[in-house]
């Protein structure tokens, strides 16, 4: 803007079927038109960019709606949706015909400071802006309400008026667009990129500048101040952390950007290339009649999937805001609220007071107790929160209506501003708040308790189960695992995990390093860059000061205020450390101007030199060749051999050839940038030093890239090749010997030309300048002094060394040649391994060089120094350690112990030295712990309680015995007369008992290094420290013994001495010992008297101390020799064992923690076993014989034992022994004849007259008992064995060897053990070697300490990475093919209302 319902309600008519009117309502719904859907909301894919941030620019720009200003809005026209009809399609949708309106569309008129062109003035950054003049050209739309003052006229219209809308133009506000400077991650294993690319002219295009696009022209543009490429990423205000500087982040809130299923595209519009618009392509999902269609939650809820993990398909437009509308109002998953989640922050509660028999229970315990713990109970209170009941605030301001006063207007109308008044608007929500009621009633967990780190005990477990942030816990006493109790810390939370910063000065701007820890480029020249001497003037970029603008808000900070507090919120301030602009200052730096000479350089006069390049020359030596002499070897080695040699080597003489290297001089001496450079001459040439005056006038230092030089080895081409010599051949060595040694020998070494470019290329020390104690040596110059010269002295410059102060350094060390103090520049480092590897790039002929990671893995790797320990390191030194000797073991038989095996059991322990004749100084039973069997259960033993009984004893039976049953005798001791003590039996329970385990839970004791000489401390001193010094050094000793020296001075434990014994003497005392003298006496005898002399015994003394002499030494300590002496240098022997080591040994001597057993793992008994026997080992005995065996005779000890004992004489027996009985409690008696020795005889080298095993027989003794399983005797038997392989042990003097004797244990049983005496040697040059020890020193990658540590291959499995015939995917570049939608243009076709034209037709338009 046109068309325009229905239900319902009221009413009229009716043929009761229904119909009409009004209202509903110009409403709903659809359409035309306008405005808005470009805002708001979402998530961060893309983007390293003018995307973002900060500060500017647009005189190169746009802007609907809003505000202000100027002017206008005239006159006309043709259509088309809706609608109606027809029609296609399954649908979505579409087609045709007909009608109609507008603020939809079109034309004419008019118009400015519009636009296009013309002219003039003014300003200017010269691009332009602005003003003036004459032309051309470009607009519009009406709607609603009210009124009748004028016209017109009776209500339509016109008119007036108000509001809204429309058009042209100018301005504003706010919002965009464009542009500039600066800032904005990692990577150089990305170094070159770019063709519309860079610029110009012209045109097109855009709102606008511009290669934005096009034509032509030029060849530019960017880049080591990091272009291009690759990777990653939205940016900021801010947030977290940090003292700060920084580092990390970009959730929430706010600003900007980009995106909307993926990709492309335009249309419309003021604005889009548009989240819920359009077109196309693609993927996906859905519908389908298979012809075609539909869709886009990174809006709010919700679903699925993925995941360790993230909410309600809620209420409302009441508030705040936005869009449209005149307004009422409508819309709004914006927003306001509620819901869910301890996700975070804040606040509150889960009660308060009192209460000790310190209740019960739990846990621990030293069994007394402690702790939980005023905690609980009990008593007295309070009422927050939750609960019930009642009441109640706030977010609300409005809009609209009525009224008053104003604006506009002709108006009292309409409209509008303001004031007042009544009504009206609440999703949240009966939520906050208040009052009452009842009752301690409903309301506490989590982590931790080894150290870091606040907080510990018990039990369980036993390297298992498990813990663990780091160190690390757990293998039988776990504060570390699990549980309990207790404790500690937080608390509606507490722990874990992940992430970021901090600590981390561990990327060091603030604020690190590089000799040896990671780190100085092999050396130089030099580009860019960085840094740079004295002075004048200017400038004002850096710098400094003031001001202006900006630095959004929020956040942080301060103050104040509002919710009872707080969290939270509000207000003000400060701050935002930044950027831009303006003004000023001028010391310093920069720029510029002029000057200077101290840095640097040039000239002049001298000087030293293996500096470099080239060309010559020389002698010695090696080798080869020729000739001579000569004649058997040479050569080589640890020793040999290969090799050479009678075809004449080696050796020697003469001559010749050739190559390489240059003796002496020669020297931490010289030169060179480094690498490096040694005969000599010449030519060319670089650098350095000194002296003196002249000259230039900052010309300098360093040096990313770059360029050059660069040992040896190696490579290419051509020469050369004497010696040497990788590879290779041979000989040795060796288990092997692809080595070391030997004989040969090719590349190579040499030259020319060209590569390579690395070294422990080292002073492990980049270059330059300045400053900072001394002393000393050498090299090259100069000066002074002395009359001159030499020499000397003093001094100066340069170079090369040493010592050393301050300082520095982790220390070692360095120290004017810095590693000191400063400045400038470069290079390099950031835990070890992987790895200087892989890959990429680059250089190279190659070899390879330069650049250079990661995965994975470890908790260290490393430096310097310290103490030990160790060394097939050094020095000194000791010891039966070796050597020198003597005798053994290992071979035999036997004894004994062990291993192994066996067994019912062969009990257990000891296991290199330092277990193995060991515990065991003595297993037939016992012992005995083991096995088998039979028994006991308060027990064989201790204490306590109750009852009974003296104790005790005789005999018999059963039994293997333990044991059981029966039986005889017996009434004791003390007494306060109550009873008590001892003993026996029975009962009860507390308990006993265990040779069961742990010696790695322990005490004690012991072994061993080792009778080795060491081990420590106090104070002082030195060192950052560990530590050192002392304690080392020079001597000496058996000795850390002593002396001297000495930053040490002292001291302790050890050594020695003190103790015992032995050797000499003296003295005292003499019985059981002794016997010289005297006497007696015998066959003989100290037998007797006696003696106290001797021996001896056992008490006390003496003695030996390097005291004396000589020598050596340091006038020391001490050592050597001598004298004297019984003894001489600790006289011999013993006892005595430092700090410590070996988790040494022992729970079976004993003691003992813990664990285990309790009718048995305890106790008793019998029998067996510990005594086994293929074998292996240790320790011994006896032998193998003549230095002997056997027979006969003769002599000499010491130390011991003895009454359950030793046992004499005498008798018997071959003997073991038996009988016997004297003596002896022992210098009395006895065991008890010592033996070897000596004298005589025999045997004659043999398995024997050696040797005695084994076996047979017969005995003796002990004992309850000799079978398993004793010793001894006699007779008989008569084995192995003829001196012992490899290997190994003991011993240095009264010792080894040899000979016997005694004792302990013990009934009996030694070849063992512990003692005793007799006889009685050899040898020691010496310290090279073996084992062990001590001191000093040195190296160390060892510290469980060399039995240490540690390297590589191989086998298997697993993980990670590189290569790999290839293969799949992604990304990017270039060229080309095909090419949707779309935009612009061209061409063609058919069509066509408005305007022009009389018409034909045209303009224009879309298709």
């Nucleotide at each position: 803007c046109g068309a325009g319902a229905a239900a319902g309600g009221c009413u009229c008519c009716u043929u009761c079927g229904g119909g009409g009117g009004c209202u509903g309502a110009g409403u709903a719904a659809a359409g035309u038109g306008g405005c808005g859907g470009a805002c708001g909301g979402g998530g961060g894919a893309g983007u390293a960019a003018c995307g973002c941030a900060u500060a500017g620019a647009c005189a190169a720009u746009c802007u609907a709606c809003c505000c202000c200003u100027u002017a206008g809005a005239u006159g006309g026209g043709g259509a088309u949706a809706a609608c109606a009809c027809u029609u296609c399609g399954a649908a979505a949708g579409g087609a045709g015909u007909g009608c109609u309106a507008a603020u939809a569309c079109c034309c004419c008129a008019u118009a400015c400071u519009g636009u296009c062109a013309u002219u003039u003035g003014c300003c200017u950054g010269c691009g332009g802006a602005u003003u003036c003049u004459a032309g051309a050209u470009g607009a519009a739309a009406g709607g609603a309400g009210g009124c009748c003052u004028c016209u017109g006229a009776c209500u339509u219209a016109a008119g007036c008026u108000u509001c809204c809308g429309c058009u042209c133009a100018g301005g504003g506000a706010g919002a965009g667009g464009u542009u500039u400077a600066u800032g904005u991650c990692c990577u150089a294993u990305u170094a070159g990129c770019u063709u519309g690319u860079u610029g110009g002219u012209g045109a097109g295009g855009u709102a606008a500048c511009g290669g934005c696009u096009c034509a032509c022209c030029a060849a530019g543009g960017c880049u080591u101040c990091g272009a291009u490429g690759g990777g990653u990423a939205g940016c900021c205000g801010a947030c977290c952390u940090g003292a700060g500087a920084g580092g990390g982040u970009g959730a929430c809130c706010g600003g900007c950007c980009a995106c909307a299923u993926u990709g492309g595209g335009a249309c419309u519009g003021a604005g889009a290339c548009a989240c819920u618009g359009c077109c196309c392509a693609a993927a996906c999902u859905c519908c389908u009649a298979c012809g075609g269609g539909a869709g886009g939650c990174u809006g709010c809820a919700g679903u699925c999937g993925a995941g360790a993990a993230u909410c309600u398909u809620c209420c409302g437009c009441a508030a705040u805001g936005c869009g449209c509308g005149c307004a009422a109002g409508c819309g709004u998953g914006a927003c306001g609220g509620a819901g869910c989640g301890a996700c975070g922050c804040c606040g509150c509660g889960u009660g308060g007071g009192u209460g000790a028999u310190g209740a019960a229970g739990g846990c621990c315990u030293u069994c007394g107790g402690g702790u939980u713990g005023u905690a609980a109970a009990g008593c007295c209170c309070u009422g927050u929160c939750a609960g019930u009941u009642g009441c109640u605030a706030g977010g609300a301001a409005u809009u609209g209506g009525a009224g008053g006063c104003g604006g506009u207007g002709a108006a009292u109308a309409a409209u509008u501003g303001u004031c007042c008044u009544a009504c009206u608007u609440g999703a949240c929500c009966a939520c906050c708040g208040c009052a009452a009621c009842a009752a301690a009633g409903g309301a506490a967990g989590c982590a931790c308790c080894g150290g870091c780190u606040a907080a510990a005990u018990a039990c369980g477990u036993g390297c298992c189960a498990g813990c663990a942030g780091c160190c690390g816990c757990g293998g039988u006493a776990a504060u570390a695992c699990g549980u309990a109790u207790g404790g500690u810390g937080c608390a509606a939370a507490c722990g874990u995990u992940g992430u970021u910063c901090g600590g981390a000065a561990u990327c060091a701007c603030u604020g690190g390093g590089c000799c040896u820890a990671a780190a100085g480029a092999g050396c130089g020249c030099g580009u860019a860059g960085g840094c740079g001497g004295u002075u004048u003037g200017g400038u004002a970029a850096g710098u400094c000061a003031g001001g202006u603008g900006u630095g959004a808000a929020a956040u942080c900070c301060c103050u104040c205020g509002g919710c009872u507090c707080a969290a939270c919120c509000g207000a003000g301030g400060a701050a935002c450390u930044g950027c831009a602009c303006c003004u000023g200052a001028u010391a310093c730096u920069g720029c510029u101007u002029g000057a200077c000479u101290a840095g640097a350089g040039u000239g002049c006069a001298g000087g030293a030199g293996g500096g470099g390049a080239g060309a010559g020359u020389g002698g010695a030596a090696u080798u080869c060749c020729u000739g001579g002499u000569g004649g058997a070897g040479c050569g080589g080695u640890g020793a040999a051999a290969u090799g050479c040699g009678u075809a004449g080597a080696u050796a020697u003489c003469a001559g010749g050839a050739g190559g390489a290297a240059c003796g002496c001089c020669g020297g931490c001496g010289g030169c060179g940038a480094a690498a490096g450079c040694g005969a000599u001459u010449c030519u060319c040439u670089g650098g350095c030093c000194u002296g003196c005056c002249a000259c230039u006038g900052a010309c300098g230092c360093u040096g990313a890239g770059g360029c050059g030089c660069g040992a040896a080895a190696g490579c290419u081409a051509g020469g050369g090749g004497a010696g040497c010599a990788a590879a290779c051949g041979g000989g040795a060595u060796u288990a092997g010997a692809u080595a070391c040694c030997c004989c040969g020998g090719u590349a190579g070494u040499c030259c020319u030309a060209g590569c390579c470019c690395u070294a422990a290329a080292c002073g492990a020390u980049g270059g330059g300048c300045a400053c900072u104690a001394a002393g000393u040596a050498g090299a090259g110059g100069g000066a002074a002094u002395u009359c001159c010269g030499a020499u000397g002295u003093u001094u100066u410059c340069u170079c090369u060394g040493c010592u050393g102060a301050a300082g520095c350094u982790a220390a070692c060390g360095u120290a004017u040649u810095a590693a000191g103090u400063g400045c400038c520049c470069c290079g390099c480092c950031u835990g070890g391994g992987g790895a200087g590897u892989a890959u990429g790039g680059u250089c190279g002929c190659a070899a390879g060089g330069c650049u250079g990671a990661a995965a994975c893995u470890c908790a260290a790797a490393g430096g310097a120094a310290u103490u030990g320990a160790c060394g097939g390191g050094g020095g000194c030194u000791c010891a039966c350690a070796c050597a020198a000797g003597c005798g053994g073991u290992g071979g035999a038989g036997c004894a004994u112990g062990u291993g192994g095996u066996u067994u019912a059991a062969u009990u257990c322990g000891a296991u290199g030295c330092a277990a193995c004749g060991c515990g065991a100084a003595g297993a037939a039973c016992c012992u005995u712990a083991c096995c088998u069997g039979c028994c006991c259960u308060u027990g064989a033993c201790a204490u306590c309680c109750u009852c009974g009984g003296a104790a005790c004893u005789u005999u018999c039976c059963a039994g293997a015995g333990a044991u059981g049953g029966a039986u005889u005798g017996g009434u004791g001791c003390c007494u306060u007369c109550g009873g008590g003590a001892a003993c026996c039996g029975a009962g009860u329970g507390a308990c006993a008992g265990g040779u069961g385990c742990u010696g790695c839970a322990u005490g004690g004791c012991u072994g061993u290094c080792g009778u080795c000489a060491g081990c420590u401390c106090g104070u002082g001193u030195c060192g950052u420290g560990a530590g050192a010094u002392g304690u080392u050094g020079g001597g000496u000793u058996a000795a850390g013994u002593c002396c001297c020296g000495u930053a040490a001075c002292g001291a302790g434990c050890g050594c020695a001495a003190c103790c015992c014994u032995u050797a000499u003497c003296c003295u005292u005392a003499g019985u059981u010992a002794c016997c010289a003298u005297c006497g007696a006496g015998u066959a003989a005898a100290g037998u007797c008297g006696g003696g106290g002399a001797c021996u001896c015994u056992a008490g006390g003394g003496a003695g030996a101390c390097c005291g004396c002499c000589g020598g050596u030494g340091a006038u020391a300590a001490a050592c050597c020799g001598g004298a004297g002496g019984a003894a001489g240098g600790u006289g011999g022997g013993g006892a005595c064992g430092a700090c410590g080591u070996c988790a040494a040994g022992u729970c079976a001597u004993c003691a003992u923690g813990g664990c285990c057993c309790u009718u048995a793992u305890g106790g008793g008994c019998a029998g067996g076993g510990c005594u086994a026997c293929a074998c292996a080992c240790g320790u011994g005995c006896u032998a193998c014989a003549a230095u002997g065996g056997c027979c006969g005779g003769u002599a000499c000890a010491g130390a011991g034992g003895g009454u359950u004992g030793c046992c004499a004489a005498c008798c018997c027996g071959c003997g073991a022994g038996g009988g016997g009985g004297a003596g002896c409690u022992a210098a009395u008696c006895u065991c008890a004849g010592a033996a070897a020795a000596c004298c005589g005889g025999u045997c004659g080298u043999a398995g024997u007259c050696c040797g005695g095993a084994u076996u047979g027989g017969a005995g003796u003794c002990u004992g309850c008992a000799a079978c398993u399983c004793g010793a001894c005797u006699c007779c008989a038997u008569g084995a192995a064995g003829u001196c012992g392989g490899a290997a190994u042990c003991g011993c240095u003097a009264g010792u080894a060897a040899u000979c016997g004797c005694g004792g302990a244990u013990c009934a009996g049983c030694a070849u063992g053990c512990c003692g005793c005496g007799g006889u009685g040697a050899a040898u020691a040059c010496g310290u090279u070697c073996u084992c062990g020890g001590g001191c000093c020193u040195u190296g160390u990658a060892c510290a469980c300490a060399c039995c240490g540590c540690c390297c590589g291959u191989c086998a298997c499995a697993u993980c990670a990475u590189g290569g790999g015939a290839g293969u799949g995917g992604g990304u990017u570049g270039u060229a080309c093919c095909a090419g949707a939608a779309g935009u612009a243009g061209g061409u063609a076709g058919a069509c066509u209302a408005a305007c022009c034209g009389c018409a034909a037709g045209g303009a224009g338009g879309g298709c």
Model confidence (mean pLDDT): 83 of 100. Predicted 3D model of a 1407-nucleotide RNA (small-subunit ribosomal RNA) from an uncultured prokaryote.